[in-house]
Fluoride riboswitch aptamer (crcB RNA motif) from a Streptosporangiaceae bacterium, 66 nucleotides, folded computationally. The coordinates come from a structure-prediction model, not an experiment, and the mean pLDDT is 78. The model forms 100% of the base pairs in the Rfam consensus. Lineage of the source: Bacteria > Bacillati > Actinomycetes > Streptosporangiales > Streptosporangiaceae.

RNA sequence: GGAGCGACUGGCGAUGAGGCUCGCCUCGAACCGCGGAACAGUUUCGCUGAUGGCCUCUACCACGGA
Numbered sequence: 001g002g003a004g005c006g007a008c009u010g011g012c013g014a015u016g017a018g019g020c021u022c023g024c025c026u027c028g029a030a031c032c033g034c035g036g037a038a039c040a041g042u043u044u045c046g047c048u049g050a051u052g053g054c055c056u057c058u059a060c061c062a063c064g065g066a
Stems, first nucleotide, its partner, number of pairs: 010025004016057006033047006
């Protein structure tokens, strides 16, 4: 100096925040949704969701009542 492993710290899981929990990554990383058609590594059309999961708040949307 390089590689591998482990630990700690930190980060991440398609739109915000808090708590709990699960998983992933270690800065050349994890992560950056889905479907159809075309295209030859990009274009076009359409669709769902504030969660990775649970609970709560906020925003948005639909229906009904006052």